[in-house]
RNA sequence: AAUGGAGGGUUUGAUCCUGGCUCAGAACGAACGCUGGCGGCGUGGAUUAGGCAUGCAAGUCGAGCGACGAACUACUGGUAGUUUUGAGGCAACUUGAGACUACCAGUGGGGAAAGCGGCGGACUGGUGCGUAGCACAUGAGUAAGCUACCACAGAAUGGGGGAUAACUCGCCGAAAGGCGAGCUAAUACCGCAUACGCUUUCAGUGACUACGGUCGCUGAAAGGAAAGGUCUUGGUCGGGAAACCGGCUGGGAUCGUUCUGUGAUGCGCUCGUGUCCCAUCAGCUAGUUGGUGAGGUAAAGGCUCACCAAGGCGAUGACGGGUAGCUGGCCUUAGAGGGUGGUCAGCCACACCGGGACUGAGAUACGGCCCGGACUCCUACGGGAGGCAGCAGUCUAGAGGCUUCGGCAAUGGGGGCAACCCUGACCGAGCGACGCCGCGUGCAGGACGAAGCCCUUCGGGGUGUAAACUGCUGUCAGUGGGGAAGAAUACCCGGGAGGUUUCGGCUUCCCGGGGGCGACGGUACCCGCAGAGGAAGCCCCGGCUAACUCCGUGCCAGCAGCCGCGGUAACACGGAGGGGGCAAGCGUUGUUCGGAUUUACUGGGCGUAAAGGGCGAGUAGGCGGCCAGGUAAGUCCCGUGUUAAAUUCUCACCGCUCAACGGGAGAAAUGCACUGGAUACUGCUUGGCUUGAGGACGGCAGAGGCGAGUGGAAUUCCCGGUGUAGCGGUGGAAUGCGCAGAUAUCGGGAAGAACACCGGUGGCGAAGGCGGCUCGCUGGGCCGUCCCUGACGCUGAGGCGCGAAAGCUGGGGGAGCAAACAGGAUUAGAUACCCUGGUAGUCCCAGCUGUAAACGGUGCGCACUAGGUGUGGGAGGUACCGACCCCUCCCGUGCCGUAGGUAACCCAUUAAGUGCGCCGCCUGGGGAGUACGCUCGCAAGGGUGAAACUCAAAGGAAUUGACGGGGGCCCGCACAAGCGGUGGAGCAUGUGGUUUAAUUCGACGCAACGCGAAGAACCUUACCCGGGCUUGAACGUGCAGUGGUACCUGCCCGAAAGGGUUAGGGACCCCGCAAGGGGAGCUGUGCGAGGUGCUGCAUGGCUGUCGUCAGCUCGUGUCGUGAGAUGUUGGGUUAAGUCCCGCAACGAGCGCAACCCCUGUCCUUAGUUGCCAGCGGGUAAUGCCGGGCACUCUAAGGAGACUGCCCUCAAUAAGAGGGAGGAAGGUGGGGAUGACGUCAAGUCAGCAUGGCCCUUACGUCCGGGGCUACACACGUGCUACAAUGGGUGCUACAGCGCGAAGCGAUGCCGCGAGGCGGAGCAAAUCGCUAAAAAGCACCCCCAGUUCAGAUCGGAGUCUGCAACUCGACUCCGUGAAGGCGGAAUCGCUAGUAAUCGGAGAUCAGCUACGCUCCGGUGAAUACGUUCUCGGGCCUUGUACACACCGCCCGUCACGCCACGAAAGUCGGCUGUACUAGAAGUCGCUGAUCCAACCCGCUUCGUCGGGAGGUAGGCGCCUAAGGUAUGGUCGAUGAUUGGGGCGAAGUCGUAACAAGGUAGCCGUACGGGAACGUGCGGCUGGAUCACCUCCUUU
Repeated sequence: AAUGGAGGGUUUGAUCCUGGCUCAGAACGAACGCUGGCGGCGUGGAUUAGGCAUGCAAGUCGAGCGACGAACUACUGGUAGUUUUGAGGCAACUUGAGACUACCAGUGGGGAAAGCGGCGGACUGGUGCGUAGCACAUGAGUAAGCUACCACAGAAUGGGGGAUAACUCGCCGAAAGGCGAGCUAAUACCGCAUACGCUUUCAGUGACUACGGUCGCUGAAAGGAAAGGUCUUGGUCGGGAAACCGGCUGGGAUCGUUCUGUGAUGCGCUCGUGUCCCAUCAGCUAGUUGGUGAGGUAAAGGCUCACCAAGGCGAUGACGGGUAGCUGGCCUUAGAGGGUGGUCAGCCACACCGGGACUGAGAUACGGCCCGGACUCCUACGGGAGGCAGCAGUCUAGAGGCUUCGGCAAUGGGGGCAACCCUGACCGAGCGACGCCGCGUGCAGGACGAAGCCCUUCGGGGUGUAAACUGCUGUCAGUGGGGAAGAAUACCCGGGAGGUUUCGGCUUCCCGGGGGCGACGGUACCCGCAGAGGAAGCCCCGGCUAACUCCGUGCCAGCAGCCGCGGUAACACGGAGGGGGCAAGCGUUGUUCGGAUUUACUGGGCGUAAAGGGCGAGUAGGCGGCCAGGUAAGUCCCGUGUUAAAUUCUCACCGCUCAACGGGAGAAAUGCACUGGAUACUGCUUGGCUUGAGGACGGCAGAGGCGAGUGGAAUUCCCGGUGUAGCGGUGGAAUGCGCAGAUAUCGGGAAGAACACCGGUGGCGAAGGCGGCUCGCUGGGCCGUCCCUGACGCUGAGGCGCGAAAGCUGGGGGAGCAAACAGGAUUAGAUACCCUGGUAGUCCCAGCUGUAAACGGUGCGCACUAGGUGUGGGAGGUACCGACCCCUCCCGUGCCGUAGGUAACCCAUUAAGUGCGCCGCCUGGGGAGUACGCUCGCAAGGGUGAAACUCAAAGGAAUUGACGGGGGCCCGCACAAGCGGUGGAGCAUGUGGUUUAAUUCGACGCAACGCGAAGAACCUUACCCGGGCUUGAACGUGCAGUGGUACCUGCCCGAAAGGGUUAGGGACCCCGCAAGGGGAGCUGUGCGAGGUGCUGCAUGGCUGUCGUCAGCUCGUGUCGUGAGAUGUUGGGUUAAGUCCCGCAACGAGCGCAACCCCUGUCCUUAGUUGCCAGCGGGUAAUGCCGGGCACUCUAAGGAGACUGCCCUCAAUAAGAGGGAGGAAGGUGGGGAUGACGUCAAGUCAGCAUGGCCCUUACGUCCGGGGCUACACACGUGCUACAAUGGGUGCUACAGCGCGAAGCGAUGCCGCGAGGCGGAGCAAAUCGCUAAAAAGCACCCCCAGUUCAGAUCGGAGUCUGCAACUCGACUCCGUGAAGGCGGAAUCGCUAGUAAUCGGAGAUCAGCUACGCUCCGGUGAAUACGUUCUCGGGCCUUGUACACACCGCCCGUCACGCCACGAAAGUCGGCUGUACUAGAAGUCGCUGAUCCAACCCGCUUCGUCGGGAGGUAGGCGCCUAAGGUAUGGUCGAUGAUUGGGGCGAAGUCGUAACAAGGUAGCCGUACGGGAACGUGCGGCUGGAUCACCUCCUUU
């Protein structure tokens, strides 16, 4: 010095990547919504180039001209009038003078309107239609040109002529306008003269040259001009009264005029370069390309024409179509780019649409003309008029853009000598927050902090110094006053200098002086006055993104840029409070760039994400080895020109108070052109070289290709033999074949197709592909020699060729196989999978097709970059003969692996590494490889290849899970083995359903259903009906009252609750002597209550379940971009993540185990209520008593068991097997104990609790009813069906427990339930208490029974206020179903199942057959892990992650949307042919008409003729129009086709796991549909086995 580059959200359970969508930024000629104080500077019809009322936007010159001369005016004269006055006059009146007025005349001034003439109307102003073009930009050229006005220079301006407007008269017309006759002027028009320059031709000559010519010089010939005006000053003449005017003749000045040269300016033309999209526009072209000649133009030129030639353009994109004014610039951007072209500036184009010329220096002319057309207006219907894309303004369309303003004061323009006139250019003002910039809406003080509002955990917090209040200031607005700059000219006067002069002057420039002019505007600015007085909104607050709460709402209403919010606690909707942001604005919408390296030049990719062409040889093109010379095109450097101005940038430059804005200076303008230079590289050119490439020679391997021939095995068929009843086929079958002899077997024969073994990640080929053997023809490759050529090379758009299978055409062939088809099965169906048949086809020849998962999903070539190890081909080395082993080199083909790369997977000298060259291809998913178009094909179809619409993703790799009709290992009463059940019956109980006034509620697969409920007659009770109460039945608390109050007893109504009545009785506690006060209670009142009302998806707590399964995690480290992994996997082992070993892991936690309880053995302690061995006493008998505590037992503490010991196995480990000992052995048995978590599992009705809801009711009390209903269905049980039984009798043996409103003995009564009664017992003491099965004896004899007991009848007992609905029990009677239970299904592995009884909780009683516990008797079986279910670990696949109860495909049906096709119909644009032909240019003609110039004379003319022109006519060209026929685009179309989208439609199940037939690709056929099948191909297939290779020891 340089000042510059940010990302985020969204695919997933999570991750990385790819990739799209979206946001934050800036900008705008904007619009919309809400809001709005002031000023400055800008800016403002983007749509309908739609239509326009009205006014204005281009005129000017009298110093070019005529006429007439308006208004006005000066002077002079005249007339008349009025009046003043003088004189005269008696007066009338006369006369003079003055003033005024009117008229007339003359002269001068003045100059309206119109005309002739000149200059200007080609500028200015507007718009962006057209235009893809030399239109524009940039740079050149014009020796191929023009240029009015302007500047400079040279030379002129002589002498004539004839007309014509205006005007007058007449005529036509509604008008617009026109005709005829007559008069007149010019700086109008026309000859003539003259010609320094000029033009043309010719001759000579010089220079240059692109060789065409060009420019000069000299000479000759011919040709070609003009206009005057004004001012002034002389001379002379005329008119007039004068002023003054005029004629003639001179001078000067000035403005003009003519010719020429030069300049300046402007313009024309040409060329290089640049300049959008579509190739689904690929071929275009007849004036087309060139030449010769001519015409035309200001000018080159096919610009035009005649003739000649046949060319010209095009993939470096012609032709066609679409779109578009271009640029300086503007917006954006780090830049490169991208977008854009409004305002300002340059150029272009256009002027109602189309065509045309005229005039002119200039136009093919915005406010000119002619014609055609459309439209509008006027009309007397005969005809006319018009052109806002100028300024204002209006209508229409539209989301949308202003005043019918002021002024020429300034700047600029036109005319003019000038004054001046004109100027909607312009300068100003107005309107619009449209933008940018500036200012204000006040400043300071002011409470632990008012009120209101909001929130609240009720304590408080917020709004908030905010307000009030106090003090102060005065911008802006208001008001009063002052008040600019913008003004320089012009013009006049004077002076100086110059020019000229007849010396009078005139004129130009400069200086000085004078003098006038301001739309804005009484504006900017300044001063004074008053008063905080008049001045804040908008958006947002889920994330991105800064800012949070309450209420309302309840998938409604709504929000939304993306992701997404809303289904009862919404920071996301609506409101409020609060907060954030910006601020006279704030948001929204639209558009552009950015972010987007998301078209990648800077700066991307293509194995699997989108993307390598199926393969080859090769054209154009691109790229190209080594050495040297030349050149200088590319390239680089210096310089020059240009790159307009404005804009941009810089400035301690300036002007508005600042800024915006403006002025100045500088930088820059990245480009183009030119001059000069450099020569490394590239190019071009010349010469050389051998290493790239090719050739030669010598060898080698091979399913390389084509053709011909040939061989054996097998299948099928035919013939014959043997032979007999089946064969065949499948999961199992059937169809089929077979007694007419199959299958099987032997012999013979025929035919077609394919070539077992060898055979191999072996070989060959470019790919597709190629496999018996032999021969012939033929392509390529490798190795060796280093002999030849000398860069001959690489790649390769188009084009060309090859190209599996299927398919097509024609002709053959046809054994096997086999789409379609048929049949049989399977199945809900089975258009399939399986089976039996079977045709195209498969094979050959000729031709077509041209596609595949044509794949290594990896284009070709070259070079470089560690290795290791196989294998095929060749060569060499070493070596004792021999190269088999060994070593080296080259070529091919595999695997592993370093660096490196990769999103990862993986690739890794055969790259996906590092580079170079060339080609192909990609740019979100779907729609869709579809439609249309074109093209190829016989067809099928191929190639090329969109859009509308729609989605917020679609994807790749990897991770963790989950899952699999994947795999491996292993558990569990999981199966199996066994025993007993359930499912059938009756009953009990629960549930569903139904019913009902109510049948309260909850629980719903396992894990709801003898569950909550371990006790529903009332109560319970939550439900129903009815009757009551309302601060309440219960509770807290404030206030008030209360002494005859609370409370008790009555009475009345009532079913009760409750209500009423006050009749009788009648207190208590504390202080105090008492009075009294206080309290409790009660009454009243207030605040709280109460709710089994809702939400278990707001919750706590508790519980179920997986599961007592062996798991679940963490720290640190390590690995991985990351999710994550490792640890926890592996080898063993265990009941166990139990332990051992190993290991990038080392440790740890929650689980497991152990610690706890019960039980099994022993010991110690203790000895009543327990016990009784010994001793004593006693009884009919009994631990009954004394006594004892040994035993049993009780209940406290210990011991014991640990794979400790032995053997074996195993790695010597962990551990396992066996054994010893032991009461017990490998966890002794049982219990308690439930990891991280899952199921929004269950419970708001146990309790608690947020929120919501009810408040004389959803609260509460009472009576009655219901929860007990019953045609059914299911679960759980009980009892049975009987003889291992039933009955009767007799007779043994438990343990856990429980008992005071209780257990209740003995005794008595009753058949019994039970009653009476009451001893004993708060219980090792008394009671419940009898245990039962078993045992013994007898009966029953297989029967609906002496089985079974339901149901029903009767009679009772007990509890209870009360057993009707609706209790249990007893007795008598009754005696149903039921004879062991279909499909299916449950429990249990030992003191277990089975079986037997007992106790308890709840409880007045009990529907208990339930539940929990207790003991008695007491089995069977486990081969084993294939299968079912559940689980654990590892692994694999996955399109699942709400996790397989997952995901997901297609038809059909319905709704909406866009699109394609379609008989056609309509329209836009356009081609071709013909027709037609206005105006007009040009040409021809021209008998019409004609003043000027020429000629003539018979009349000198209103004459004749000529030259020249001209009306008219004709011709070429030609706009609109017409006819015919094409092209193209669009609109529409009955119907039709698919497609997309759409909370809960139908059919199936195709895909994802081996997806239940692996899937997919191409093709063909078939089928409601997904799809199925055939043929060939792919792995992007799981699993198992084998082979090969690799790694390691």
Predicted 3D model of a 1593-nucleotide RNA (small-subunit ribosomal RNA) from a Pseudomonadota bacterium. Its Rfam family is "Bacterial small subunit ribosomal RNA". Its family is annotated with structural constituent of ribosome and ribosome in the Gene Ontology. The RNAcentral record of the sequence draws on ENA. Taxonomically the source falls in Pseudomonadota (Bacteria, Pseudomonadati). The coordinates come from a structure-prediction model, not an experiment, and the mean pLDDT is 84.